Annotation: The RNA shown here (FMN riboswitch aptamer (RFN element)) has 137 nucleotides and comes from Compostimonas suwonensis. It matches the Rfam family "FMN riboswitch aptamer (RFN element)". Its family is annotated with FMN binding in the Gene Ontology. Rfam describes the family as follows. The RFN element is a highly conserved domain that is found frequently in the 5'-untranslated regions of prokaryotic mRNAs that encode for flavin mononucleotide (FMN) biosynthesis and transport proteins. The sequence was found by an Rfam model in a public genome assembly. Its mean pLDDT, the model's own confidence on a scale to 100, is 83.
[in-house]
This record gives sequence, structure tokens and C1' cells, in this order.
RNA sequence: AACGUGCUCCGGGGUCGGUGAGAGUCCGAACCGGCGGUGAUAGUCCGCGAACUGCUGAGGCCACGCGAGUGGCCCGGCGGUUGAGCUGGUGGAACUCCAGCACCGACGGUUAAAGUCCGGAUGGGAGGAAGCACGCG
Repeated sequence: AACGUGCUCCGGGGUCGGUGAGAGUCCGAACCGGCGGUGAUAGUCCGCGAACUGCUGAGGCCACGCGAGUGGCCCGGCGGUUGAGCUGGUGGAACUCCAGCACCGACGGUUAAAGUCCGGAUGGGAGGAAGCACGCG
């Protein structure tokens, strides 16, 4: 160094104008791109996270009930839903680089329709660290 256990820390970005009573939502032009993998660097290849959702547990808590039980919340497990790219070039190798032209973006709210505003979120999280401690070695 590696490996195991525990702890600590880190862990999402993005606007100008026009029209209009009213729009960061429409129109024009912009801007942004979590995490791991991939013979070569990825928003659009594979997988994960988050969001929504189903089932489930000798699990925990609360409430109701004479009781059997019922309901809700939390934690865990297993699922489901979940957007988008091609062509050419270089090269041993690239749907990842270069050139060109495209495309995608949860849910709720908002005097007017949202990837960019507000909100759940000072949350959660895939993961990361020559991190710290102990063990092992």
C1' cells in the first nucleotide's frame, strides 16, 4: 500500500432581451449537466442515486380498541415507473476526444404554460477522501 470495523469531513449547476395588465414559465437568443463503470476523457453507452409507486418485516414508535386487532409514521428488504445522438475525422482502441448538426431534463406552486424562479431541501443521496482511529499485515 491492500483488507476489515468504526468515526469525521466532502458530496448539483444554469439569464438577457421582447411582447403583455401580468411571463426568469410564451417568443428570440443564451446558459447548465450528480455518482460509478466503460481498451480513450460521456447530460444522450451500461448501471446507480433522487422523485413517484407496489409488496413486504418475530422490526421500532404513536394513537384507537374490553379484546382480537385497526390506522399512521419511521427504519430495512425486494420490485415497478423513470429523458435524450447521430454522422465524419484521428487513432491500436473513442456513440466518451476533434468537427458538424441535433436532442433531453421528476414532483408541487407561481396574476401566463418552468431543466434555469419558489418549495419539500440547513433534507436525502449514489459516491468520494494517499482523511483519522483500531485491528490485520